[in-house]
RNA sequence: GCGGACGUAGCUCACCGGAAGAGCGCCGGCUUGCCAUGCCGGAGGCAGCGGGUUCGAUCCCCGCCGUCCGCU
Numbered sequence: 001g002c003g004g005a006c007g008u009a010g011c012u013c014a015c016c017g018g019a020a021g022a023g024c025g026c027c028g029g030c031u032u033g034c035c036a037u038g039c040c041g042g043a044g045g046c047a048g049c050g051g052g053u054u055c056g057a058u059c060c061c062c063g064c065c066g067u068c069c070g071c072u
Stems, first nucleotide, its partner, number of pairs: 001071007010024004018055001026042005048064005
C1' cells in the first nucleotide's frame, strides 16, 4: 500500500428496514441469626463519528477513525 471481518448497556453477545434486548455485573427489596444461593423490582446504550437513500435506518450506500486477520 491492497483485500476482508468487526465496532450496539460496565463485560460477552442478539436484533439485519417500522425504530434496541438477553446473560453476567451494578443498585434496592424479600428470604437468612450472618453470608452465599434463590425470588421480585430498577438504573444503565439514542447503536464508533459524519454525510446520503427512505415516510422511516443498528440494519442499505459513501467517507473518516479504531481493532483483528490475510496479501505484497

RNAcentral holds the sequence, with entries from ENA and MGnify. Transfer RNA from Longimicrobium sp., 72 nucleotides, folded computationally. Its Rfam family is "tRNA". Lineage of the source: Bacteria > Pseudomonadati > Longimicrobiia > Longimicrobiales > Longimicrobium.